[in-house]
Context: one part of a larger RNA
RNA sequence: CCCGCGGCUAGACGGAAAGACCCCGUGCACCUUUACUGUAGCUUUGCAUGGGACUGUGAACCGAUCUGUGUAGGAUAGCUGGGAGGCUUUGAAACCGGGGCGCUAGCUUCGGUGGAGCCAACGUUGAAAUACCAGCCUGGUUUGUUUGCGGUUCUAACCUACGCUCGUGAAUCCGGGCGGGGGACAGUGCAUGGUAGGCAGUUUGACUGGGGCGGUCUCCUCCCAAAGAGUAACGGAGGAGCUCGAAGGUACGCUUCGCGCGGUCGGAAAUCGCGCUGAAAGUGCAAUGGCAAAAGCGUGCUUGACUGCGAGACUGACAAGUCGAGCAGGUGCGAAAGCAGGACAUAGUGAUCCGGUGGUUCUGUAUGGAAGGGCCAUCGCUCAACGGAUAAAAGGUACGCCGGGGAUAACAGGCUGAUCUCCCCCAAGAGUUCAUAUCGACGGGGAGGUUUGGCACCUCGAUGUCGGCUCAUCACAUCCUGGGGCUGUAGCCGGUCCCAAGGGUAUGGCUGUUCGCCAUUUAAAGUGGUACGUGAGCUGGGUUUAGAACGUCGUGAGACAGUUUGGUCCCUAUCUACCGUGGG
Repeated sequence: CCCGCGGCUAGACGGAAAGACCCCGUGCACCUUUACUGUAGCUUUGCAUGGGACUGUGAACCGAUCUGUGUAGGAUAGCUGGGAGGCUUUGAAACCGGGGCGCUAGCUUCGGUGGAGCCAACGUUGAAAUACCAGCCUGGUUUGUUUGCGGUUCUAACCUACGCUCGUGAAUCCGGGCGGGGGACAGUGCAUGGUAGGCAGUUUGACUGGGGCGGUCUCCUCCCAAAGAGUAACGGAGGAGCUCGAAGGUACGCUUCGCGCGGUCGGAAAUCGCGCUGAAAGUGCAAUGGCAAAAGCGUGCUUGACUGCGAGACUGACAAGUCGAGCAGGUGCGAAAGCAGGACAUAGUGAUCCGGUGGUUCUGUAUGGAAGGGCCAUCGCUCAACGGAUAAAAGGUACGCCGGGGAUAACAGGCUGAUCUCCCCCAAGAGUUCAUAUCGACGGGGAGGUUUGGCACCUCGAUGUCGGCUCAUCACAUCCUGGGGCUGUAGCCGGUCCCAAGGGUAUGGCUGUUCGCCAUUUAAAGUGGUACGUGAGCUGGGUUUAGAACGUCGUGAGACAGUUUGGUCCCUAUCUACCGUGGG
């Protein structure tokens, strides 16, 4: 050096299982509910199946009968027309008794007595006699008819897990018959309102230094922005979701703030005068850019805060957005030239569909119309997740599933080194005196890569995670043992620094603990690295599935770096490495 055999399990990010954690998907499934929309079921009402009678109470109609008081006026005059006579032995006036109405004046009716009259044009009144006849109005009574509602009752529909009997030789089923019970109810059909996680289908946004929680989502101004435009971040600052018929147009006019001095009440600041300054003022509202021919501040007159258009530009992926001379019509102001199509400019906003309103020489399903539609004008969205998925939508999953991702978190590694550990510089001060025996403020510079982090670079077709056990190996910033310097080292003990890694470096109690506290020893009971060494070596107490419970939160399903109890740890070693052994 080559080839074996027997072991061991540190590595081959070993094998196994397209990670179950985490995120993503306009994925899925179950579950919940005061998510949305439906729906079974239950229920309300109407009509039907579906009838009779009585009674109470409404409505309508026909008939009869009564009813009617402003003032004036014999007096309780409903309206209109006809009308000069009407009623009466078929019983008038008057009187007596009863009923009804009533504005308390009377009207009306019935019975009796009675035995021959009573009333009408008269004068008043807008209107003349209930003298007589007819029609009608207001309100009431009543017979009848139709009809509504309520109650009671009937039996023949309908119901009957009631009795008997027949089909039937068996049948507590079914059907027929007789009887009983209920009964126009119940039940059922159609329509209709309510209720309805019982059930069903779905929704439950995105950005994001992982996700969630928080914040944000459209528009305007500034910085970032690198002297054209544009330009990102969960970068730094602020605003808008309007307002104004004058705060618009035009003609004419004016100049602010502040400071100083002076001046009644009057003060730091009110109104007045003078001077200085020069836009620091003001601009409806944030900022920026403007603004004295003022765009700032007034006064007069006014409505151009017009209609139809628009050459040409800016901007922009598109859709949008912006500026605009000029032409036509008619208008305001101005002597005129002219200016005026809102406001110093830049925010003050919402596409399309659908629908409303007004107008319209458009269309009009045989024709004439109409309905409907079109066109013009205008209105209805915190569609604010603001280029707006629907008119209409929240949650749980540890019972979970699928597709993916190391595009993205938790372990470990990597980078970084804020934080951390250690060292150094300066030296105010403490140390009786004396900065540096020792300690060292305020500051400064490093090293390390053991802490907590940041980043998200390998790994999600899997790199098993705390602690313990076993077995270790390395560093030295040394715990002991060894050698030294200084000392505020007398000695014994010490303090501090330098050299030094050869060897060594505890047993118990509590806790899953690492750690820590305690007890007792020891020369000492070191600090760290090794995937916080070591689960193809062990364990499995903790964490971190499925069961269950408490507290708390939640309407609930369920949830909790809260607690409690229970809970499957697979691998026969091919290669490398290592140990032992054999052959060539």